The RNA shown here (transfer RNA) has 71 nucleotides and comes from Candidatus Pacearchaeota archaeon CG10_big_fil_rev_8_21_14_0_10_30_48. The sequence is in RNAcentral, with records from ENA. Lineage of the source: Archaea > Nanobdellati > Candidatus Pacearchaeota. It matches the Rfam family "tRNA".
RNA sequence: GCAUCGGUAGUUUAGUGGUAGAAUAACUGGCUUCCAACCAGUUGAUCUGGGUUCAAUUCCCAGCCGAUGCA
Numbered sequence: 001g002c003a004u005c006g007g008u009a010g011u012u013u014a015g016u017g018g019u020a021g022a023a024u025a026a027c028u029g030g031c032u033u034c035c036a037a038c039c040a041g042u043u044g045a046u047c048u049g050g051g052u053u054c055a056a057u058u059c060c061c062a063g064c065c066g067a068u069g070c071a
Stems, first nucleotide, its partner, number of pairs: 001070007010024004018054001025043006047063005
C1' cells in the first nucleotide's frame, strides 16, 4: 500500500429500517451483630461526518481506530 472483518453503558455482548436488551460493574434500600452472598430498585451506551428514507445502530460513501491476510 491492497483486501476482508469489526467499532453499541466502566467491561463482555444481542439487536438485518419503526425511539437499544441482557450480563457484569457502580449507587440506594432490604436481609445480616458486621462484611460477603442473596433479594428489590436506580444510573449509565449506538466511533466521527455526510447521503438515502416519513423514519437509520441497521442501507450507501468518506474518515479514524483495531484485528487478520497478502505484498